[in-house]
Predicted 3D model of a 113-nucleotide RNA (SAM riboswitch aptamer (S box leader)) from a soil metagenome. The RNAcentral record of the sequence draws on MGnify.

């Protein structure tokens, strides 16, 4: 860099640190000197791998479908939908606009290449 799959749920303290922070750009809205973010510990979620079952078959792997098992194991993740719109399509409207609704981008994370 490519596939792919998820992405409205869920989960905090504590130390050290410091003025920014919420991916970039822009508009909003927030969160922060009552210490935001960032790092560490430490302890939670969750169930992407992974564990168990059950089928398939080239018999050591593919996929599918369960269980809810969750630490001693790889990550991940612990404000706010991925904070929220942006760009395309439908409803609604006489037209926009506002709102609803699809999908696209782009992003995260897993798991393959």
């Nucleotide at each position: 860099u490519c596939u792919u799959a998820u992405c409205a749920a869920g989960a905090a303290c504590g130390g050290c640190u410091a003025a920014g922070g919420g991916a970039a750009c822009a508009g909003g809205c927030c969160c922060g000197u009552u210490g935001a973010c960032g790092c560490c510990g430490u302890a939670g979620c969750a169930a992407c791998c992974g564990c168990c079952c059950c089928g398939a078959u080239u018999u050591a792997u593919c996929g599918g479908g369960g269980g809810u098992c969750a630490u001693a194991g790889g990550u991940g993740c612990u404000a706010a939908a991925u904070c929220c719109u942006g760009c395309c399509c439908c409803g609604c409207a006489g037209a926009a606009a506002a709102c609803g609704g699809g999908g696209a981008a782009a992003g995260a994370u897993g798991a393959g290449a």